[in-house]
RNA sequence: GGGCGGUUAGCUCAGUUGGUAGAGCGCCACUUUGACGUAGUGGAUGUCAGAGGUUCGACUCCUCUACCGCCCA
Numbered sequence: 001g002g003g004c005g006g007u008u009a010g011c012u013c014a015g016u017u018g019g020u021a022g023a024g025c026g027c028c029a030c031u032u033u034g035a036c037g038u039a040g041u042g043g044a045u046g047u048c049a050g051a052g053g054u055u056c057g058a059c060u061c062c063u064c065u066a067c068c069g070c071c072c073a
Base pairs, nucleotide, nucleotide: 001072002071003070004069005068006067007066010025011024012023013022019056027043028042029041030040031039049065050064051063052062053061
């Protein structure tokens, strides 16, 4: 230098054909307990890596950039 894959909640990851962003774990409050834990109920949380474009509408399609990994040279 070229090619491929990845970047979504604090962490690990889903998200099918473009149509209001989710799960598990964790966190907070309450109930339960003498207390902790377990269990139950409720709750908070996202610039979907960044920018631009297409579209009525983009995590999803296109372009560029950044970072990580793999392959080729």